[in-house]
Order: sequence, then structure tokens, then C1' cells
RNA sequence: GGGGGUAUAGCUCAGUUGGGAGAGCGCCACGCUGGCAGCGUGGAAGUCAGGGGUUCGAGUCCCCUUAUCUCCA
Repeated sequence: GGGGGUAUAGCUCAGUUGGGAGAGCGCCACGCUGGCAGCGUGGAAGUCAGGGGUUCGAGUCCCCUUAUCUCCA
């Protein structure tokens, strides 16, 4: 220098054919328990890496950029 992958909640990740942004763990509150723990119920937490484009509508499609992993030289 060239090819390919990855980027979504604090962490690990899902997200199907473009239309509801989600799960587990963690965190907070309450309940059960004599009690840490454990279990149950509820809740908070998001610039979907950044910018632009297409579309009635983009996490999803297209372009550029950034970070990272990998292959070739």
C1' cells in the first nucleotide's frame, strides 16, 4: 500500500425481508428471609463509532472517515 471482518446500555452480545431499539450479567428500589447472600417484582441506563447520501421511513442499503482484528505484499 491492497483485500476482508468488527463497532448497538457499565460489560458480553442479539437484532431475520428497511417500519416495535432488545436479552443476559451488572446497577437502583421494593417484597420474602433474623441476616450478608439467594429468590421474586418493578425501574433507570442508548449520539446504534463519526459525517454525508438514498427512502414516506435507516442499527439495517450506498459513499467517505476513525478505531481495532485479520490476510496478502
Notes
Transfer RNA from a Clostridia bacterium, 73 nucleotides, folded computationally. NCBI's taxonomy places the organism under Bacteria, Bacillati, Bacillota, Clostridia. The sequence was found in a public genome assembly. It matches the Rfam family "tRNA". Its family is annotated with triplet codon-amino acid adaptor activity in the Gene Ontology. About the family: Transfer RNA (tRNA) molecules are approximately 80 nucleotides in length.